[in-house]
Context: one part of a larger RNA
RNA sequence: GCGAGGGAAUUUACUUCAGUGGCGAGGAUAACUGUUUUCAAGCAGGCAUCCGCAGGGAAACCGAGUGGGCGCAGCAUCGCGAGGCUCAGGGUUCAAAGCCUUUAGUCACUGGAGUCAGACCCGAAACAAGGCGAGCUAAUCCUGAACAGGACGAAGCCCUCUUUCAAGGGGGUGGAGGUCCGCAACUAGUGCUAGUCUAUCUGCUUAGGUGAUUUGGGAUUAGGCGUAAUAAGCGAACCGAGCCUUGUGAUAGCGGGCUCCUUUUGAAAUACCUCUGAGGGUAGCCUCUCUGGAGGAUGAACAUGGUGUAGAGAUACUGGUUAAGAAGUAUUGAUCCGAAAGGAUUAGCUUCUUUCCCAAACUCCGAAUCUAUGUUCUCCGUAGAAGGAGGGAGUAGGGGCGUCGGCGUAAGGUUGAUGUCCGUAAGGGAAAAAACCCAGCUCCAAAUUAAGGCCCUAAAAUGUUGGUUAAGUGUUUUCAAAGUGAGUCGUUUCUCUAAGACAGUGGGGAGGUUGGCUUAGAAGCAGCCAUCCUUUAAAGAAUGCGUAACAGCUCACCCACCUAGAGCAAUGGCCGCGAAGAUUAUCAGGGCUAAAACCAACUGCCGAUAUUUGGAAAGCGUUCUAGUUUGAACGUUUUGUAAGAAGGUGCACUGAUGGCACAGAAGCUUGCUCGUAAGAACAAGUGGAGCCUUUAGUGAUAUGGAUCCUCGC
Numbered sequence: 001g002c003g004a005g006g007g008a009a010u011u012u013a014c015u016u017c018a019g020u021g022g023c024g025a026g027g028a029u030a031a032c033u034g035u036u037u038u039c040a041a042g043c044a045g046g047c048a049u050c051c052g053c054a055g056g057g058a059a060a061c062c063g064a065g066u067g068g069g070c071g072c073a074g075c076a077u078c079g080c081g082a083g084g085c086u087c088a089g090g091g092u093u094c095a096a097a098g099c100c101u102u103u104a105g106u107c108a109c110u111g112g113a114g115u116c117a118g119a120c121c122c123g124a125a126a127c128a129a130g131g132c133g134a135g136c137u138a139a140u141c142c143u144g145a146a147c148a149g150g151a152c153g154a155a156g157c158c159c160u161c162u163u164u165c166a167a168g169g170g171g172g173u174g175g176a177g178g179u180c181c182g183c184a185a186c187u188a189g190u191g192c193u194a195g196u197c198u199a200u201c202u203g204c205u206u207a208g209g210u211g212a213u214u215u216g217g218g219a220u221u222a223g224g225c226g227u228a229a230u231a232a233g234c235g236a237a238c239c240g241a242g243c244c245u246u247g248u249g250a251u252a253g254c255g256g257g258c259u260c261c262u263u264u265u266g267a268a269a270u271a272c273c274u275c276u277g278a279g280g281g282u283a284g285c286c287u288c289u290c291u292g293g294a295g296g297a298u299g300a301a302c303a304u305g306g307u308g309u310a311g312a313g314a315u316a317c318u319g320g321u322u323a324a325g326a327a328g329u330a331u332u333g334a335u336c337c338g339a340a341a342g343g344a345u346u347a348g349c350u351u352c353u354u355u356c357c358c359a360a361a362c363u364c365c366g367a368a369u370c371u372a373u374g375u376u377c378u379c380c381g382u383a384g385a386a387g388g389a390g391g392g393a394g395u396a397g398g399g400g401c402g403u404c405g406g407c408g409u410a411a412g413g414u415u416g417a418u419g420u421c422c423g424u425a426a427g428g429g430a431a432a433a434a435a436c437c438c439a440g441c442u443c444c445a446a447a448u449u450a451a452g453g454c455c456c457u458a459a460a461a462u463g464u465u466g467g468u469u470a471a472g473u474g475u476u477u478u479c480a481a482a483g484u485g486a487g488u489c490g491u492u493u494c495u496c497u498a499a500g501a502c503a504g505u506g507g508g509g510a511g512g513u514u515g516g517c518u519u520a521g522a523a524g525c526a527g528c529c530a531u532c533c534u535u536u537a538a539a540g541a542a543u544g545c546g547u548a549a550c551a552g553c554u555c556a557c558c559c560a561c562c563u564a565g566a567g568c569a570a571u572g573g574c575c576g577c578g579a580a581g582a583u584u585a586u587c588a589g590g591g592c593u594a595a596a597a598c599c600a601a602c603u604g605c606c607g608a609u610a611u612u613u614g615g616a617a618a619g620c621g622u623u624c625u626a627g628u629u630u631g632a633a634c635g636u637u638u639u640g641u642a643a644g645a646a647g648g649u650g651c652a653c654u655g656a657u658g659g660c661a662c663a664g665a666a667g668c669u670u671g672c673u674c675g676u677a678a679g680a681a682c683a684a685g686u687g688g689a690g691c692c693u694u695u696a697g698u699g700a701u702a703u704g705g706a707u708c709c710u711c712g713c
Base pairs, nucleotide, nucleotide: 001713002712003711004710005709006708011117013115014114015113016112017111018110019109020108021107022106023105026051027050028049032045033044034043035042055062056061067087068086069085070084074080075079089101090100091099092098120257121256122255123254127247128246129245130244131243132242138221139220140219141218142217143216144215145214146213147211149181150180151179152177156173157172158171159170160169161168186208187207188206191204192203223239225235226234227233260648261647262646263645264644265643270283271282272281273280274279284395285394286392287391288390289389290388291387295380296379297378299377300376301375302374303373304372305371306370311365312363313362318359319358320357323354324353325352326351327350328349329348332347333346334345335344336343337342398422399421400420401419402418403417404416405415406414407413427438428437429436442616443615444614445613446612447611448610452606453605454604455590456589457588461603463602464601465600466599467598468597474592475591483577484576485575487574488573489572490571491570492569494567495566496565504561505560506559507558508557510534511533512532515529516528517527540555544553545552617638618637619636620635621634622633623632624631649702651699652698653697654696655695656694658692659691660690667686668685669684670683671682673680674679
């Protein structure tokens, strides 16, 4: 991993609700007894006790409706009217308020739920008690054992020299030491390393190797305790408190798992409280039943009101704020004048006038929305709405998008309001895709459309008309900005222009004069001042280059040739630059240029579970029919997680019932048929002895998952 088998809401007691049944102002017996009987079960008794028939009050105690009205069903009609609602009463209490009051319970069974218990199953780390362990290891004690060989050469002692003494020198002897070397044994385990070998090991290397050494045997110390040259180490292969058994099915607001089908309705991720935020309680939202008996609405238009947002505004307030002017100005600052008194200018401040720009906590104003009331429609509702009562829940980690806000540089950010979708929603489109666009899937067909598309992949136009783009821009909603461009296409104003413009080519571009000053020089052209006059078609005391200074070239300006538009500016469209990322690289791809790109318009077609048509099924309802559960017609509905409700299928056993089987039961395999499904029937083969229908009941009743348990492979 696979297969088979096992494997999870159970039971008791009490409470409560519903259904069914018995009796009913009453209902029921419990323990126990009698009887029958092999036992169990049954029948009869048992009237203690419990619930109900009256409540209120702490208690003493006191102690309640055959009153009126409206009115559903029904009757069948001046209306009556079970239930129901309401008014006025009544009981109780010191009083007020409250509670109660015009009659239905009780017992059993079945089902839903709550509480007590292990309480759906599995899962801790832990805690406690009693035992078992020192054959591993730690320490100690007793008794034994082991340490090749070599080196160094302490004290002491002997000889000798020196010497007053003491002390010292030399030579021997001696054999100390947690001494040295050491692949002897033995012990350890520093670095590297091998891998059929190891739950701590192999080889090489390395350290210790007469000592606080190593080691055999025998003993002692035991779990909050031992032992420990201390690492919280070790105490029998995981010790910050051993192991085993028991308490024990500890507890777990946490994690995992929880087994057949169909139909029907269908959520919440919010508020308040909570030693509470991984959980609960109450409400909200879902569901089922009963009651109720006529209105309900989240819809539209109009009318009359409300409001103070968006916007807008600024002598209409509060607050901020730009610029300028006028007047005033105390013991104000600075500067100036004056011998001084004093004066002037400027700055600042105050007031006034004009002016630029602003506000969530400004408003003289002021929409759209929203909202109240009314009217008229619309939709739902006697085929039963609204409202009321009760049983059962789940939820209380939400998320995306649009619009409006707060915080934040921003975020697939965070926190609100509102709507919507995902959650719990399939289908078509956006290449792919939770929530974007279209659109809400019972089943089978056909047709038409939506969003989106129509060159090929790939269904449908290589469709029509008019423009733009040359950048493969683009063909992607998912996008890059300030800035910039004689790219190109439009729009508008103004100017020049057949008395010839703009551009181009040819020619002229002069004289006074080298203007004056300055300067070494200054002649149009270093600089300063002035910038006139003449001849002219026109020509500046000169636009730029140039020279040491001149010279020279050129421009302005004029003429001729030529010929029809030209020029400045503003603005709009598309496009270029601005523009840097890691494999060469994406429009989904191929590819596409009067387009298969972009803008504007038109006509067709394709395209979904949408819409329409036909058929089928089921739920709900009405009418007719049937009369134990039927059938037909019509209408309507049929996405769905958590969850509620309803109806079925299979398994084992029991009672009853009717059957089958060696002329072949169950089981298994294959085939075929029926049913919406769980499932069921039939046939053949295999198999070799039991099995099934119907009905009523009982339940240790349905498996793919739980690192599930056991066995097999």
The part of an RNA shown here (large-subunit ribosomal RNA, domain II) has 713 nucleotides and comes from Candidatus Iainarchaeum sp. Its Rfam family is "Archaeal large subunit ribosomal RNA". Its mean pLDDT, the model's own confidence on a scale to 100, is 81.